[in-house]
Context: one part of a larger RNA
Molecule: large-subunit ribosomal RNA, domain IV
Organism: Alphaproteobacteria bacterium
RNA sequence: UGAUGCUGAAGGAACUAGGCAAAUUACACGCGUAACUUCGGGAUAAGCGUGGCCCAACGAUACGCAAGUAUGGCUGGGCGGCACAAGCCAGGGGGUGGCGACUGUUUAUUUAAAACACAGGGCUCUGCGAAGGCUCUCAAGCCGACGUAGAGGGUCUGACGCCUGCCCGGUGCUGGAAGGUUAAGGCGAGGAGUGCAAGCUCUGAACCGAAGCCCCAGUAAACGGCGGCCGUAACUAUAACGGUCCUAAGGUAGCGAAAUUCCUUGUCGGGUAAGUUCCGACCCGCAUGAAUGGCGUAACGAUCUCCCCACUGUCUCCAGCAUCAACUCA
Numbered sequence: 001u002g003a004u005g006c007u008g009a010a011g012g013a014a015c016u017a018g019g020c021a022a023a024u025u026a027c028a029c030g031c032g033u034a035a036c037u038u039c040g041g042g043a044u045a046a047g048c049g050u051g052g053c054c055c056a057a058c059g060a061u062a063c064g065c066a067a068g069u070a071u072g073g074c075u076g077g078g079c080g081g082c083a084c085a086a087g088c089c090a091g092g093g094g095g096u097g098g099c100g101a102c103u104g105u106u107u108a109u110u111u112a113a114a115a116c117a118c119a120g121g122g123c124u125c126u127g128c129g130a131a132g133g134c135u136c137u138c139a140a141g142c143c144g145a146c147g148u149a150g151a152g153g154g155u156c157u158g159a160c161g162c163c164u165g166c167c168c169g170g171u172g173c174u175g176g177a178a179g180g181u182u183a184a185g186g187c188g189a190g191g192a193g194u195g196c197a198a199g200c201u202c203u204g205a206a207c208c209g210a211a212g213c214c215c216c217a218g219u220a221a222a223c224g225g226c227g228g229c230c231g232u233a234a235c236u237a238u239a240a241c242g243g244u245c246c247u248a249a250g251g252u253a254g255c256g257a258a259a260u261u262c263c264u265u266g267u268c269g270g271g272u273a274a275g276u277u278c279c280g281a282c283c284c285g286c287a288u289g290a291a292u293g294g295c296g297u298a299a300c301g302a303u304c305u306c307c308c309c310a311c312u313g314u315c316u317c318c319a320g321c322a323u324c325a326a327c328u329c330a
Base pairs, nucleotide, nucleotide: 001325002324003323004322005321006320007319008318010316011315014314019311027051028050029049030048031047036041038159052079053078054077055076056075058073060071061070062069063068080084092309093308094307095306097304098303099301100300104116105115120157121156122155123154124153125152126151132143133142134141160296161295162294163293165226166225167224170223171222172219173218174217175216176215179214180213181212185208186207187204188203190201191200227245228244229243230242231241254288255285266282267281268280269279270278
């Protein structure tokens, strides 16, 4: 000096990115227990009290014919210690908010989460040798399934509650088939050949010729999208109102400086002596918004943020002790 333990005056988070680490708490019984709530929970909520040993009385249970023995209960009295859940073991607690409903799953070896999954919801495909998938050069075969649309596949969303607005112009999908476009081929012309053909070969102005595309519709819990400028009220300000341009349609409900807010430490309020964080509001949303789900939500979480109580060597500010190393000597 390091590692691992133990202890510490006064203070008690002033430490720090952050109470990281440590400390506190811890058991049993009795009492007591809030908001909120999906009425199950929340809850060991929180909080309070008791706990050793000895003696006696009372009444209980079991065994026993009985005397009695054992166990636990209750009341009273006494005894010892610094300390009685005496050692080991053994939840710190409370409040607000974000995200995700939950239990679960995951980056074996830097990420356990708000990511994945999930029950539930929707859309879509599939009539059965199903769709879809595996395998194979092809076929045969297999899974789906010894299932049959209340089934199976794909995809999005993600308990529950209240809801899920407008746009089909683009892209996709589905349907339609009049017209346009369009391949091989047909058809026609030529060549060699042949009894004539077929076949072979060469050629193309017109004609016939499928799906597809163009075209016409439908469809957004399909991919996606959801405006600008100017004016206007008897203080001012603002604009319910009007005008105009553009669009497929111009963002509804809700939420909003948010896991989204650049300006920004926005402004106001709360908490602190002091708060770029936090909570409640406002709305000027750079660049919110409805299953790419929107907004709530009890319970849950080794999740993230903030606050309070308790507690402490995290700190003010370090000190001592023990063990093992390091180091020196033998």